The prediction has a mean pLDDT of 85. This is a predicted structure of a 254-nucleotide part of an RNA (large-subunit ribosomal RNA, domain VI) from a metagenome. The full RNA is in RNAcentral, with records from SILVA.
[in-house]
Context: one part of a larger RNA
Parts: sequence; C1' cells; structure tokens
RNA sequence: CGUAGGAUACUUGAGGAGGUCUGACCCUAGUACGAGAGGAUUGGGUUGGACGAACCUAUGGUGUACCUGCUGUCGCGCUAGCGGCAUGGCAGGGUAGCUAAGUUCGGUUUGGAUAAACGCUGAAAGCAUCUAAGCGUGAAGCCGGCUCCAAGAUGAGGUAUCCCCAUCAGGCCCCUCGUAGACUACGAGGUUGAUAGGCCGGAGGUGUAAGGCCCGUAAGGGUUUCAGCUGACCGGUACUAAUCGGCCGAUUGG
Repeated sequence: CGUAGGAUACUUGAGGAGGUCUGACCCUAGUACGAGAGGAUUGGGUUGGACGAACCUAUGGUGUACCUGCUGUCGCGCUAGCGGCAUGGCAGGGUAGCUAAGUUCGGUUUGGAUAAACGCUGAAAGCAUCUAAGCGUGAAGCCGGCUCCAAGAUGAGGUAUCCCCAUCAGGCCCCUCGUAGACUACGAGGUUGAUAGGCCGGAGGUGUAAGGCCCGUAAGGGUUUCAGCUGACCGGUACUAAUCGGCCGAUUGG
C1' cells in the first nucleotide's frame, strides 16, 4: 500500500515446514523344527541408545552490583572500624536468571491407494491359467492421520461486537517497564494506577556484625547473637516517577 466504510476480538485452512530412527532382554518356549548340536515364525511385555522439544523441583555449572575469610600497600589524624588498588587481588560459599552432564515428554495407535509377492472368478485356447474384462490380500516406502506456520490464498475468506458526520469506535506520539528485545516489533501499565524504583514483611544466601561487658600479661576466647549484612525471587504499600497534553482516524458502505 492492497484486501472498496472505519475498527476490536476470535477464527477456517488453500498451501508449506517438521517428525517418521533403532538395540537388547523376558514370556509365548527350550515349544514348532531337528538324530543331535542347535533353535524359531507369531503375539505380548520390560528396559535402553542416538535424536528432538520443553523446563530448572531435585543433581551440578555459572553467578565481576550477595555474604565471609586472608595478604601487601595507600588513605580516612592515631587505635578500633572501614574504603581504594593489586586478574573480581586471592580464597570459601552462593539467590534469581541462563544452563547440561540434570528433569519431564515425544516417535505410538490407525485409515486409504499401492510395489514385489500371494490369491478369487475367468476366457481367448470346451482343458489349464492371478488377467485379457472384473474382484481381493499385501511394506519401515506413498497419501492422510500427529506438531508448527499460514488469507499478499491479489481466489486477499469467515463469525461476533462497536462506531455515525466531524470527529466517534479505535490507534499512535509521550512516559513507567519486562515474561519481550540488536533497532523495531511484542507484552504489562500510565493516578478510576501496583508499571518501575523506594520502603515494609518474607524466602533464599552467608555464617554469629559493630559496640559494650566478662576472662586472659597477651595473641585471643566467651556473651549480648541461628547475629549482622543481603542483586535479580515472593507478597504488600502511592513515598517517588508514569504530569499536563498532542496527533491520526469514514470519497461510492449502511
């Protein structure tokens, strides 16, 4: 821009893409078969491999704005307590998120037309013959069935609802953001508000803060103290910021 009025929701599916894998073991059964050795067809069940999808409860990884310990040095006048730098200074842990080596799930079942093959009826050719007319069975393969995309499918589809003559219905700009994201788009919100930050409470993490008191000559220990601190997680709360506003939006529909 189109889809001959403008919108908001929900859809149909022409067409397209993906998937389609496979082992071992057990029972049938030591049966059929076979002198024996050996050893099934078939049907049923169990459990794997590789591959794929989703996810983070658990197991782990990461986690440079979380916690703790330690070294050197500089600074905060000194002590104490902190801060900077040293690969995040080094080391021990670790929430959310992301993630695999982790967890869960998937290939199933099944319809149709067939291949090789096996048949029925059956002449040419009084017989015979699956074939010449006709009719069946039959594969991990083919077409469906399963999952996803999909009306620019210009053949532009369908359903419901809203709007009525100068701005409605609706949308955008702008702003707060994230389950989204390179930008855009998408999604959640914009005071009739929990969208983000702050604050409050909680979870989880770290592991018992500082200061005081007591003990010890001291290094240090005990107690206050399962403390203190705490990014992303959960719930709440208008304290702060989403203010005020602006723009687009109907020729021939009815």